Annotation
The RNA shown here (Bacterial RNase P class A) has 392 nucleotides and comes from a Gemmatimonadota bacterium. It is recorded under the gene name rnpB.
RNA sequence: GGGUGCGCGAGGAGGGUCGCCGGUGGACCGGCUCGUCCGGUGCCGCCGGAGGAAAGUCCGAGCUCCACAGGGCAGGGUGCCGGGUAACGCCCGGGCGCCGCAAGGCGACGGAAAGUGCCACAGAGAACAGACCGCCGAUGGCCUCGCUUCUCCGGAAGAGAGGCUCAGGCAAGGGUGAAACGGUGCGGUAAGAGCGCACCGGGCCCCUGGUAACAGGGGUCGCACGGCAAACCCCACCCGGAGCAAGGCCAAGUAGGGGACAAGGAGUGGCCCGCUCCGCCCGAGUCCCGGGUAGGCCGCUCGAGGCCCGUGGCGACACGGGUCCCAGAUAGAUGACUCUCGCCCCGUCUCACGGCGGGGAACAGAACUCGGCUUACUCCGCACACCCCGAC
Numbered sequence: 001g002g003g004u005g006c007g008c009g010a011g012g013a014g015g016g017u018c019g020c021c022g023g024u025g026g027a028c029c030g031g032c033u034c035g036u037c038c039g040g041u042g043c044c045g046c047c048g049g050a051g052g053a054a055a056g057u058c059c060g061a062g063c064u065c066c067a068c069a070g071g072g073c074a075g076g077g078u079g080c081c082g083g084g085u086a087a088c089g090c091c092c093g094g095g096c097g098c099c100g101c102a103a104g105g106c107g108a109c110g111g112a113a114a115g116u117g118c119c120a121c122a123g124a125g126a127a128c129a130g131a132c133c134g135c136c137g138a139u140g141g142c143c144u145c146g147c148u149u150c151u152c153c154g155g156a157a158g159a160g161a162g163g164c165u166c167a168g169g170c171a172a173g174g175g176u177g178a179a180a181c182g183g184u185g186c187g188g189u190a191a192g193a194g195c196g197c198a199c200c201g202g203g204c205c206c207c208u209g210g211u212a213a214c215a216g217g218g219g220u221c222g223c224a225c226g227g228c229a230a231a232c233c234c235c236a237c238c239c240g241g242a243g244c245a246a247g248g249c250c251a252a253g254u255a256g257g258g259g260a261c262a263a264g265g266a267g268u269g270g271c272c273c274g275c276u277c278c279g280c281c282c283g284a285g286u287c288c289c290g291g292g293u294a295g296g297c298c299g300c301u302c303g304a305g306g307c308c309c310g311u312g313g314c315g316a317c318a319c320g321g322g323u324c325c326c327a328g329a330u331a332g333a334u335g336a337c338u339c340u341c342g343c344c345c346c347g348u349c350u351c352a353c354g355g356c357g358g359g360g361a362a363c364a365g366a367a368c369u370c371g372g373c374u375u376a377c378u379c380c381g382c383a384c385a386c387c388c389c390g391a392c
Base pairs, nucleotide, nucleotide: 001388002387003386004385005384007382008381009380010378012341013340014339015338016337017336018335020049021048022047023046024045025044026043027041028040029039030038031037032035051363055374056373058372059371060370061369062368063243064242065241066240075239076238077237078236079235080094081093082092083091084090095109096107097106098105099104110234111233115232116231117228118227119226132174133173134170135169136168139167140166141164142163143162144161145160147158148157149156150155182200183199184198185197186196187195201223202221203220204219205218206217207216208215209214247298248297249296250295257289258288259287260286261285267282269281270280271279305324306323307322308321309320310319311318312317343360344359345358346357347356348355349354
């Protein structure tokens, strides 16, 4: 200098003008139980007013209401080990496997000798397998050759060599596949093969270390047990439901319900579609009762809270001390314009410091509250580690 990895930090600062939401002090108005009271405002002042992700709403909780003896079944989730935590599918540390030269990263990572099922395509064969190419053909068969023996001279028998690859043997090599019934080497053989041996791998038993996952060592067994459980399943542990539009309180109306009085009752009232009578019903007003709507209030922001220091711990984190108060809107406020400074980039002048001109600043907006995860974002900044190249 280049390329990576990993962990952090920041997300502009200060004013001016005009507004918005909340709180508070005053001024003014209203109310009564009259007070250091309650409520209000086209008024004045002061204070506070989005985020690192407020997002996705994916996990886990608090809180609220409903349900609930206990146990089981069903259903869902989690799944190496240990720890942290209110809890978690999160975090920390460790183990194992895989990837990377490395720093480092990734892993639903319990059980396949309980049972069932599946293993596409290709391939001869996909689980108590298989023989396409290939290798061999020791043995049996057939052919050829010479030799020996016998002979009725036509041949016959015997051992041997060579060939064919017919019977058959093999699974080393090739080939197919995600996967081919342990791997490498030597011996062995006709060729081969755990057939034999050594090493590696694996099963079982034991010992040692470790809380454990697991690791190391020894013995034994030629190897029996292919893969898939984000297939059913088995095992262990966990799980009631709905969500702040939860839920609670107050409570208007020239809305409606009940009761009493009015009153044995007002009336072109209804049953009643000619009229009248009878019967039944409705029914103005006053007072009382409880339920709900509009609306208002609480829930609502002091909380598993932030910051600093100390102690313990490898760490996540815990404990102790100090300090701070930090939005609460409800159709939803946190805005618009502007000045100065800072940051970054480009151009230009300068040996340089620096000057001048121009440009840039993303993702995104609280809605009951926390703990996480994930995703989005800036030519932003910093620390550490690794690899490569060059120079001294």
Annotation: The model forms 92% of the base pairs in the Rfam consensus. The sequence is in RNAcentral, with records from ENA. The prediction has a mean pLDDT of 78.